[in-house]
RNA sequence: GGGCGAGUAGCUCAAUGGUUAGAGUACGUGCUUUACACGCACGGGGUUACAGGUCCGAGUCCUGUCUCGCCCA
Numbered sequence: 001g002g003g004c005g006a007g008u009a010g011c012u013c014a015a016u017g018g019u020u021a022g023a024g025u026a027c028g029u030g031c032u033u034u035a036c037a038c039g040c041a042c043g044g045g046g047u048u049a050c051a052g053g054u055c056c057g058a059g060u061c062c063u064g065u066c067u068c069g070c071c072c073a
Base pairs, nucleotide, nucleotide: 001072002071003070004069005068006067007066010025011024012023013022018056027043028042029041030040031039049065050064051063052062053061
C1' cells in the first nucleotide's frame, strides 16, 4: 500500500429502513437476612466511532475519514 471483517449502555451482544434503540451482566435503592451473599421488585445510565449523502423516515443503505483484528504484498 491492497483485500476482508468489526465499532451500539461500564462489559458481552441484539435490533426487517418504520413510529420510545433493547436484553443479559454490572451499578444504585428497597424488601429479605443477626450480617453478607443469593433471590425478588423498582430505578439510573445511549452524540449507535466521526463527517456527509439518499429517503417522508437511517443503528440499518451509499461515500469519505478514524480505530481495532485477520490476510496479502
Molecule: transfer RNA
Organism: Candidatus Nealsonbacteria bacterium CG08_land_8_20_14_0_20_36_22